Notes:
The part of an RNA shown here (small-subunit ribosomal RNA, 5' domain) has 524 nucleotides and comes from a metagenome.

Context: one part of a larger RNA
């Protein structure tokens, strides 16, 4: 000098864009953050409509008939999105390869199929237990829930044959034989689905080379350890697990142990080499009160799922139960220190749904904070009697403050007031038309804005609404007077202060930055 997720002191007019618990992965009141589908199903608790009965009417009652829909069965989603950095020195990450050792729901393309049957169960009803959380029994019922039968191959299994290729185990193609396994319906009649096989896309899994902090005042470490055979297990290879056999494997090119730490793209600095760093944004990893375990599923060993154990908090009728903000806000605590218990699904994206749509603290916005960067303003021109005050001196006078002020003219960014007022909207959907042709496409019209009466524009009057901070001995730009008298104090280093202090305190003047200026901390 540059830089910062900064803090502190003094000061403060506005806007745009960014950023905002670096500490206790400390504990959490309250609300919200993952639902959706009635075009899978039995149905009808609430709301609305219709119909019927009674009644003059108000109204009451009945009825799933309709729109819809609580609870329930079922499907898909909840493995994404969002948070944090505890752990991890590791194939965790980065980079480059490999899988003749693998998986992939939804989506796209291709081929084939979608036949028949049976039994349950929830909600509801009845009864019972319990303070509650919740649970038990009986009876009855549906499905795209579950089960069975049929049919099928380029799938799976057994035993072969032929050919081609390679990278050792082998792979691929054609073909014979044998074994096992499928399906579901709904509909507004337009469609939406289901099963099997193949291919693609996407997403993952695994393996390997190289790179990846400090300490030798850590020198030896290891028994599933290292390898083999066989078996089990996995989507898949493998001591991944097990039985048996052998005695190996790693290490001064630093094993083991200890400490520290998420990694990278990037960011800061530097001419570069390098050094430092990992906030915001993106990719990967790990974690979800602590430890462990599996279930479901295409995918989890699952933040707002389950079970067990533990610590903590809460409820209790003392028998027993409930909970997990490292989601968004918010509270307490810790700390030098870090924001609102806000608005909207309008856009983008996601889940479900044929769709309308519902949900979405993702997201988009607004609020707070000079935390940073950038921009704008606090007037402009003229004006010498060089006014007055202040300060200084060699003091009837001169210098300086200083064109500074007054005064004259001008402007109105900004602030204030009034009026107008967006783009972001394209779609979806509805209607109309056209084209090919028979459900798609195109065109036109209509519908939808949280931000927001915001941005922006115009008009009005008026210099009106707006400057501070640090420093002035040398380094280092900027000097005099007064006070003090080794005192009070200053100080980054050298050093100032003991009676003429440009170094302390005040004043006048000056210098540098400027809505900031200084100090502290850290990095180059």
């Nucleotide at each position: 000098g540059g830089a910062u997720g900064a803090a502190c002191g003094c000061u403060a007019g506005c806007g745009g864009c960014a950023g905002g618990c670096u500490u206790a992965a400390c504990a959490c009141a309250u609300g919200c953050a993952a639902g959706u589908c009635g075009a899978a199903c039995g149905g009808u608790a609430a709301c609305a409509g219709g119909u019927g009965u009674a009644g003059c009417a108000a109204u009451a009652c009945a009825u799933g008939c309709u729109g819809a829909c609580g609870a329930g069965u079922g499907g898909c989603g909840c493995a994404c999105g969002g948070g944090u950095g505890c752990g991890u020195a590791a194939c965790g990450c980065g980079u480059a390869u490999g899988c003749a050792a693998c998986u992939u729901a939804c989506c796209u393309c291709u081929a084939a199929c979608u036949g028949g049957a049976a039994g349950a169960u929830a909600c509801c009803c009845u009864u019972c237990c319990g303070a509650a959380a919740g649970g038990a029994a009986g009876a009855a019922u549906a499905a795209u829930a579950c089960u069975c039968c049929a049919u099928u191959a380029u799938a799976u299994u057994u035993c072969g044959a032929u050919g081609u290729g390679g990278c050792a185990u082998c792979a691929c193609a054609u073909u014979g034989u044998u074994c096992u396994u499928a399906a579901a319906g709904c509909u507004u009649c337009g469609g939406c689905g289901g099963u099997u096989a193949g291919a693609g896309a996407u997403a993952g899994g695994c393996a390997u080379g190289c790179g990846u902090c400090u300490g030798a005042u850590u020198a030896g470490c290891u028994u599933g350890u290292u390898g083999g055979u066989g078996a089990g297990g996995u989507a898949a290879c493998g001591g991944c697990u097990c039985a048996c056999c052998a005695a190996g494997g790693c290490a001064a090119c630093g094993a083991u142990c200890a400490g520290u730490a998420g990694g990278g793209g990037g960011c800061c600095u530097g001419a570069g080499a390098g050094g430092g760093u990992u906030a915001u944004c993106c990719c990967c990893c790990a974690c979800a009160c602590u430890g462990g375990u599996a279930c479901u599923g295409a995918g989890a060993c699952a933040c707002g799922g389950a079970c067990c154990a533990g610590a903590c908090u809460c409820c209790u009728a003392c028998g027993g139960g409930a909970g997990g903000c490292a989601g968004c806000a918010g509270u307490g605590a810790g700390g030098a220190a870090u924001a609102u218990u806000g608005g909207u699904c309008a856009a983008u994206g996601g889940a479900c749904g044929c769709a309308a749509g519902u949900c979405u603290g993702a997201a988009c916005c607004a609020g707070c904070c000079a935390u940073g960067c950038c921009g704008c303003g606090u007037g402009c021109a003229g004006g010498a009697u060089g006014a007055a005050u202040g300060c200084c001196c060699u003091a009837u006078g001169g210098g300086u403050u200083g064109u500074a002020a007054a005064c004259u003219g001008c402007u109105u960014u900004u602030a204030u007031a009034u009026a107008g007022g967006a783009a972001u909207a394209a779609a979806c959907c509805u209607c109309u038309u056209u084209a090919c042709g028979u459900g798609u496409a195109a065109a036109g019209a209509g519908c939808u804005g949280a931000a927001g009466g915001u941005a922006c524009u115009a008009u009005a009057a008026g210099a009106a609404u707006a400057a501070g901070g640090a420093c002035c001995g040398g380094c280092u730009a900027a000097c005099u007077c007064c006070g003090u008298g080794c005192c009070a104090g200053c100080a980054g280093c050298c050093g100032c202060g003991g009676u003429a202090a440009u170094a302390c305190g005040g004043a006048g003047g000056g210098u540098c930055c400027a809505a900031g200026c200084g100090u502290u901390a850290u990095c180059c």

Background: Its mean pLDDT, the model's own confidence on a scale to 100, is 84. RNAcentral holds the full RNA, with entries from SILVA.